[in-house]
RNA sequence: GGGCAGUUAGCUCAGCUGGUAAGAGCACUACGUUUACACCGUAGAGGUCGGAGGUUCGAAUCCUCCACUGCCCACCA
Repeated sequence: GGGCAGUUAGCUCAGCUGGUAAGAGCACUACGUUUACACCGUAGAGGUCGGAGGUUCGAAUCCUCCACUGCCCACCA
């Protein structure tokens, strides 16, 4: 330098060819349970969907550019 994949909650990830108010598990908080802790149950909080722009009535989803991460190839030494 070229190609491919990825970036969504604190962590690991879903989100089916654009359409209602963005989800799960774990973790966290509260309550219940217990003498207490754990387990378990119920409820809750937590997100500029990497950034910017564009298309559209409507974008996490499509297009462009940039940033970052991983893999492969090439080049130099």
A computed fold for a 77-nucleotide RNA from a Pseudomonadota bacterium, annotated as transfer RNA. The RNAcentral record of the sequence draws on ENA. Its Rfam family is "tRNA". By type it is a transfer RNA. The prediction has a mean pLDDT of 81.